[in-house]
RNA sequence: GUCCCUGAAGCGCAAAAGUUAGCGCGUUGGACUUCUUAUCCAAAGGUCGUGGGUUCGAAUCCCACGGGGGAUG
Numbered sequence: 001g002u003c004c005c006u007g008a009a010g011c012g013c014a015a016a017a018g019u020u021a022g023c024g025c026g027u028u029g030g031a032c033u034u035c036u037u038a039u040c041c042a043a044a045g046g047u048c049g050u051g052g053g054u055u056c057g058a059a060u061c062c063c064a065c066g067g068g069g070g071a072u073g
Base pairs, nucleotide, nucleotide: 001072002071003070004069005068006067010025011024012023013022027043028042029041030040031039049065050064051063052062053061
């Protein structure tokens, strides 16, 4: 230089081929318990790497830039 993969909540990940962004763990509050663990209930937490484009509508499709990983000369 060229090519490929990846990016979403604090962490790990779903979200076939566009239509209200979810799960587990964790965190916070409560219930239960003599206390702790465990169990149960509830809540908070995201504008999906950045900026544009297409579209009635984009995490999803297209383009550019930049982050991480890999292959090749």